[in-house]
Predicted 3D model of a 156-nucleotide RNA (c-di-AMP riboswitch aptamer (ydaO/yuaA leader)) from Paenibacillus rubinfantis. The coordinates come from a structure-prediction model, not an experiment, and the mean pLDDT is 79.
RNA sequence: CGCUGAAUUCUGCAUGCAGAAACGGGGGAACCAACUGAGACGGGCUUAGUGCCGGUUUCCGGGGUGAAUCGCUUGCUUGGCCGUUUUGGCCAAACGGGCGUAGGGCUGCUUUCGUGCCCGAAUCCGUCAGCUAACUCCGUAAGCGUCCGAAAGAGG
Repeated sequence: CGCUGAAUUCUGCAUGCAGAAACGGGGGAACCAACUGAGACGGGCUUAGUGCCGGUUUCCGGGGUGAAUCGCUUGCUUGGCCGUUUUGGCCAAACGGGCGUAGGGCUGCUUUCGUGCCCGAAUCCGUCAGCUAACUCCGUAAGCGUCCGAAAGAGG
């Protein structure tokens, strides 16, 4: 000097606390919205195809900050269901790996386009919160080191 991010600046007394501005986040009416979970088994009605209704059983809370969601696959563990001659198969959850992906960042004056390189985490609340005017409660950290091109603009 620059990057991710809200995470910067100033003031007072004073050497550590308090306040202000600015930026950012949560809670919180009316109106509006919402109040249809997944697998297995079997029953009733119905159809061109199939769809609808309800029963038994197993599993699964919900929400916030953030770009960080979702899918497939694989390994192991736990629980349940089916089968059992041998061996297993299916579903769900936790944890780890791989390949993608919604979405996000950088590419040094700014914006847009192109090019190239990356991220796609983590954590908090604690059974509880949709939106939300008034009102109300909080945060101001942490971690890093990029420089290729074109157009328009700004500046010199």